[in-house]
RNA sequence: GCGCCUCUAGCUCAAUGGCAGAGCAAUGGACUCUUAAUCCACAGGUUGCGGGUUCGAAUCCCGCGGGGCGUACCA
Numbered sequence: 001g002c003g004c005c006u007c008u009a010g011c012u013c014a015a016u017g018g019c020a021g022a023g024c025a026a027u028g029g030a031c032u033c034u035u036a037a038u039c040c041a042c043a044g045g046u047u048g049c050g051g052g053u054u055c056g057a058a059u060c061c062c063g064c065g066g067g068g069c070g071u072a073c074c075a
Stems, first nucleotide, its partner, number of pairs: 001071007010024004018055001027041004048064005
C1' cells in the first nucleotide's frame, strides 16, 4: 500500500429502518457498632467525524479518522 472486521453511557455489551437499553461502576438512601455484602432510588449518550438515501438512520450507501487481523510469492 491492499483486503477484511470493528467504533453505542466511565467499562463490558445489546438494540429487525420506527421510544437509544442492560450489567458492572458512580451518586443518594436503607441495613450494619463500622466496613463489605445485600436491597431501594437516581443520574449518565451529538451512537467515532462529515455527507447521502428515506416519512423516519445506531442500523443502508459514500468519504475521512481510530483500533484489530491478514497479505507482500506469482500475475
RNAcentral holds the sequence, with entries from ENA. This is a predicted structure of a 75-nucleotide RNA (transfer RNA) from Aquihabitans sp. It matches the Rfam family "tRNA". The family's RNA type in Rfam is transfer RNA. Lineage of the source: Bacteria > Actinomycetota > Acidimicrobiia > Acidimicrobiales > Aquihabitans. Its mean pLDDT, the model's own confidence on a scale to 100, is 80.